[in-house]
Molecule: transfer RNA
Organism: Candidatus Levybacteria bacterium CG_4_9_14_0_2_um_filter_35_21
RNA sequence: GCCAGGGUAGCUCAGUUGGUUCAGAGCACUUGAUUCAUACCCAAGAGGUCGGGAGUUCGAGCCUCCCCCCUGGUA
Numbered sequence: 001g002c003c004a005g006g007g008u009a010g011c012u013c014a015g016u017u018g019g020u021u022c023a024g025a026g027c028a029c030u031u032g033a034u035u036c037a038u039a040c041c042c043a044a045g046a047g048g049u050c051g052g053g054a055g056u057u058c059g060a061g062c063c064u065c066c067c068c069c070c071u072g073g074u075a
Stems, first nucleotide, its partner, number of pairs: 001074007010027004019058001029045004051067005
């Protein structure tokens, strides 16, 4: 350089045919409860403009284009 896959919460990830409950799960964090105390378990909560920009559309995490980054393959 070329090919393929990926980028969504602090971390690991899901997200179906573009549509109302598609902004979600687990872990972590905070608070409460429990305990002599801590941990586990239990309850609740906070945390995101879905890598950046533009476009298509009534409507985009999802489709198109450009750019950035990561992983693998290839010479």